[in-house]
c-di-GMP-I riboswitch aptamer from a Planctomycetota bacterium, 87 nucleotides, folded computationally. Of the family's consensus pairs, 100% are formed in the model. NCBI's taxonomy places the organism under Bacteria, Pseudomonadati, Planctomycetota. The sequence was found by an Rfam model in a public genome assembly.

């Protein structure tokens, strides 16, 4: 350097659940706790889940469909960037 991830050494993230506070929502932020995790670090670019206030159409109504917006990176894949050091 490639390849690799050890019951290694320091460290680091923090589901789920609570309790605050944003949102219509998905879900996000803080904080506590800790199920995991070697990218569970960055990024919605491809697939995928997931939401639908408002708009457009149908419908007595409850609702149902669609555009356009969203929301997830701890769902997989592309891209970037990166600690340690055994076999």
């Nucleotide at each position: 350097a490639c390849g690799u991830g050890a019951c290694a050494a320091g460290g680091g993230c923090a589901a789920c659940c609570c309790a605050g506070c944003g949102g219509a929502g998905a879900c996000g932020c803080u904080g506590g706790c800790g199920c995991g995790c070697a990218a569970a670090g960055c990024c919605a670019c491809g697939g995928g889940u997931c939401c639908u206030c408002g708009c457009c159409g149908c419908g007595c109504g409850a609702g149902c469909g669609g555009a356009c917006g969203g929301a997830c990176a701890g769902c997989c894949g592309a891209g970037c960037c990166g600690c340690c050091g055994a076999a």